SAM riboswitch aptamer (S box leader) from a Verrucomicrobiota bacterium, 118 nucleotides, folded computationally. Lineage of the source: Bacteria > Pseudomonadati > Verrucomicrobiota. Rfam family: SAM riboswitch aptamer (S box leader). About the family: The SAM riboswitch is found upstream of a number of genes which code for proteins involved in methionine or cysteine biosynthesis in Gram-positive bacteria.

This record gives sequence, C1' cells and structure tokens, in this order.
RNA sequence: GUCUCAUGAAGAGUGGCUGAGGGAACUGGCCCGUUGAAGCCACGGCAACCGGUUGCGGCGCGUCCCGCAAUGGCUAGGUGCCAAUUCCAGCCCGGCCCGUUGCUGGGAAAAAUGAGAA
Repeated sequence: GUCUCAUGAAGAGUGGCUGAGGGAACUGGCCCGUUGAAGCCACGGCAACCGGUUGCGGCGCGUCCCGCAAUGGCUAGGUGCCAAUUCCAGCCCGGCCCGUUGCUGGGAAAAAUGAGAA
C1' cells in the first nucleotide's frame, strides 16, 4: 500500500524552534492564522479501539478457548487523539416549503482511527 469489519454530536494544550499558511483531495461555503498557520521537539492531557482485570455463561474443557457484561485507583501497556459533527455541502431516498432560495431526517461515497486478513 490492498482487502474485510467496527466507530465518530463526547473528551483533552502549554512552552521552545521556525515563519505562512491551514482545516485529507477537487469544487463551493464557512472558519482558524504575524495576539504566529503547518511542521519538528519537550512536557502536559484525553480515553475511542486493542490488550489487562473481574463477573456470568458456553463447550470441542484450555491454569483463559469462545461469547456477554462491568471496569482507567488498569502508577494508561499497544495504537491513537487534543478548534469547529469527520467544520458543512457536493451523490441517492424521504419530510417541510414550493415561484426560487432554503430548512430537515436517513443512507452512500471518500477520508480518519482501530482490529483483523492475504
């Protein structure tokens, strides 16, 4: 990198270096940014998934194999994250309005993160 599955209206920032851009890509919107963007470093923080622990159940019974539930006083171990819903829309279906603009619910796609697979 590819494929499969799951998740997203919650949560969590300061300093240093640097110096103009950034919010994945394209289009449109909206927003953040010299009161310092992105990036890197340090420290701090958050708790989603995995793992751990505990309980219950299952069987092909294992000093933990499978399922379910609870749990961060589990010195947060692995991955991850710390503006705005994944910032919003773009494609499809529905409701409201219906002259247009518009408002709204659901889904898809894409991307992100995790777990797994070849």